[in-house]
Context: one part of a larger RNA
Molecule: large-subunit ribosomal RNA, domain IV
Organism: soil metagenome
RNA sequence: CCGUGGCUAAGGAACUAGGCAAAUUAACCCUGUAACUUCGGGAUAAAGGGUGCCCUGCGCAAGCAGGCCGCAGAAAAAUGGCUCUGGCGACUGUUUAUCAAAAACACAUGGCUUUGCUAAAUCGAAAGAUGACGUAUAAGGCCUGACACCUGCCCGGUGCUGGAAGGUUAAAAGGAGAGGUUAGUAGCAAUACGAAGCUUUGAAUUGAAGCCCCAGUAAACGGCGGCCGUAACUAUAACGGUCCUAAGGUAGCGAAAUUCCUUGUCGGGUAAGUUCCGACCUGCACGAAUGGUGUAACGAUCUGAGCACUGUCUCAGCCACGAGCUCG
Numbered sequence: 001c002c003g004u005g006g007c008u009a010a011g012g013a014a015c016u017a018g019g020c021a022a023a024u025u026a027a028c029c030c031u032g033u034a035a036c037u038u039c040g041g042g043a044u045a046a047a048g049g050g051u052g053c054c055c056u057g058c059g060c061a062a063g064c065a066g067g068c069c070g071c072a073g074a075a076a077a078a079u080g081g082c083u084c085u086g087g088c089g090a091c092u093g094u095u096u097a098u099c100a101a102a103a104a105c106a107c108a109u110g111g112c113u114u115u116g117c118u119a120a121a122u123c124g125a126a127a128g129a130u131g132a133c134g135u136a137u138a139a140g141g142c143c144u145g146a147c148a149c150c151u152g153c154c155c156g157g158u159g160c161u162g163g164a165a166g167g168u169u170a171a172a173a174g175g176a177g178a179g180g181u182u183a184g185u186a187g188c189a190a191u192a193c194g195a196a197g198c199u200u201u202g203a204a205u206u207g208a209a210g211c212c213c214c215a216g217u218a219a220a221c222g223g224c225g226g227c228c229g230u231a232a233c234u235a236u237a238a239c240g241g242u243c244c245u246a247a248g249g250u251a252g253c254g255a256a257a258u259u260c261c262u263u264g265u266c267g268g269g270u271a272a273g274u275u276c277c278g279a280c281c282u283g284c285a286c287g288a289a290u291g292g293u294g295u296a297a298c299g300a301u302c303u304g305a306g307c308a309c310u311g312u313c314u315c316a317g318c319c320a321c322g323a324g325c326u327c328g
Base pairs, nucleotide, nucleotide: 001324002322003321004320005319006318007317008316010314011313014312019309027051028050029049030048031047036041038146052068053067055066056065057064058063069073081307082306083305084304086302087301088299089298093105094104110143111142112141113140114139115138121130122129123128147294148293149292150291152224153223154222157221158220159217160216161215162214163213166212167211168210172206173205177201178200179199180198181197184193185192186191225243226242227241228240229239252286253283264280265279266278267277268276
């Protein structure tokens, strides 16, 4: 010097990104206990008091009364700090073995959808197996995520389901027609024509699903406007006009885990507050099971505030321990 542990005047978070770390609290008994609440909780809420003794009396005992000792009686060890506030997730649970434990996953709940049993779905080349020795109050897939109040509009696009008149359409069927070859015929010859057969092609016509087409469907994938004018101060616009759209964002919430401008503006808290809480709404770019808004309880969760407490700090000091490092 480092590490680990212990103590510290006065102050008490002034430290710091942040009370990180440490300290406080702590056992048992008694008293007492708020908001809120799903009436179970919250709750060990909070807050306060007591605790020794092989002394005496009473008492069956528990204990009560008196007495005694100490600075101190749960005398050591072990053993909750507390309260308020907002966000997120209802909860217990699960997870990145070895930098992430969470607001991520799961979950009960809700919904859509497939499946009538040799079920759908999955594995396998098949046999076969799982599903299930189950049978729609079942099983598979997808989404949501307790509970409360709710869940608006759009089917134009994509998907899915249904439909079948018409259009398009493969193999296949079909075989009009065309070409090659040549017995033969004509010709002095070159050559021309050329039946049957064989062969190379090949038009029309017939021809399924699909696609086009017609409907339905958003707790399917998804989407949910612009400009201009208008009220007897001003401002604003309940109102009107116009363009576009499949339809133009409803309820609720809103500078939010979402707000760029932005430390928005106002209020609260502080002497002083880019954070925090309550409002406003100008939502760059919230919004309804990709769920919306609330919510008691819960959380080694994230944000802010207070009390208590402390070597975190003002500002350092001392002690113990160590095959620690360095110097002598």